[in-house]
RNA sequence: GCCGGAAUGGCUCAGUGGUAGAGCAAGUCAUUGGUAAUGACUAGAUCGUGGGUCCGAUUCCCACUUCCGGCUCUA
Numbered sequence: 001g002c003c004g005g006a007a008u009g010g011c012u013c014a015g016u017g018g019u020a021g022a023g024c025a026a027g028u029c030a031u032u033g034g035u036a037a038u039g040a041c042u043a044g045a046u047c048g049u050g051g052g053u054c055c056g057a058u059u060c061c062c063a064c065u066u067c068c069g070g071c072u073c074u075a
Stems, first nucleotide, its partner, number of pairs: 001071007010024004018055001026042005048064005
């Protein structure tokens, strides 16, 4: 330099056009003599940034940023 992939709550991941969900973690309550475990509930992400298309974009298109992987082969 070229190609491909990833970026979504604190963490790990879903979600492929119609106002974003799970598990773990956190908080509250129940249970226990108490703790743990278990159960119920609550809060928390305008989806990496900037544009474009569309009535409507996390999703499609373009550019950029960061990370990961591959390619460069003879002299």

This is a predicted structure of a 75-nucleotide RNA (transfer RNA) from Candidatus Levybacteria bacterium RIFCSPHIGHO2_01_FULL_40_58. The sequence is in RNAcentral, with records from ENA. It matches the Rfam family "tRNA". RNAcentral records the identical sequence in 6 taxa.